A computed fold for a 71-nucleotide RNA from Solobacterium sp., annotated as transfer RNA.
[in-house]
Parts: sequence; C1' cells; structure tokens
RNA sequence: GGUUCCUUAGCCAAGUGGUAAGGCAACAGACUGCAACUCUGUGAGCGCCGGUUCGAUCCCGGCAGGAACCU
Repeated sequence: GGUUCCUUAGCCAAGUGGUAAGGCAACAGACUGCAACUCUGUGAGCGCCGGUUCGAUCCCGGCAGGAACCU
C1' cells in the first nucleotide's frame, strides 16, 4: 500500500427499515434481628459527520479507532 471485517449500557452480547433482547456489575426496594441468598424495579438511542427514506442500530458516502490476510 491492497482486500475483508468489527465499533450497541460500566463489562459481555442479540438485534438485516417501524419507539434496542439477555447476562454480569451498580443503585433502590421487599425479605432478614443484621447480613448473605432470593425476588421486584431503575438506567442506552447504537464511534463521529453527512446523505437516502414518511421513518435508519440497520441502506449509502466520508472520517476515526481496532482486527485478520496479502504484499
């Protein structure tokens, strides 16, 4: 330098155009004499900037960061 792929919550991770699952952690509550366990609840707008669309995590372009392979 070329090709392909990834970027979603504090961490892991699902989601192929119609208001973003789940797990761990955190916090609050219930329970308890106090804890632990258990149960319930709370929190995201998707790396950034544009575009297409009635509507974008999803499609397109650029940028940033990262990975693999080739040279």

The sequence was found in a public genome assembly. Rfam family: tRNA. The family's RNA type in Rfam is transfer RNA. About the family: Transfer RNA (tRNA) molecules are approximately 80 nucleotides in length.